The prediction has a mean pLDDT of 81. A computed fold for a 75-nucleotide RNA from a Candidatus Woesearchaeota archaeon, annotated as transfer RNA.
RNA sequence: GGGCCCGUAGUUUAACCUGGUCAGAACGCAAGGCUCUUAACCUUGAUAUUGCGGGUUCAAAUCCCGUCGGGCCCG
Repeated sequence: GGGCCCGUAGUUUAACCUGGUCAGAACGCAAGGCUCUUAACCUUGAUAUUGCGGGUUCAAAUCCCGUCGGGCCCG
C1' cells in the first nucleotide's frame, strides 16, 4: 500500500442482506411491594440521535462516499 470483518444503553447483544412502530432483549442500576433484615421473587422506571462526518430519500442503525479505532490476511 491492497482486501475482508468488527464498532449499537453501564455490560453482552438483536434488528442491517429486502430503508418504515417510540432502536428490542438479557444482565446490571433506581424506586416500590414482599420480608424482622438481606437475598430471591413481583411491579414500575431511567439509560442509545447505532464509532465519527457527509450524501441520497418523504423517511437511514440499514443504501452510497469519506474518515477514526480494533482484528485477520496479502504484498
It matches the Rfam family "tRNA". It is annotated as a transfer RNA.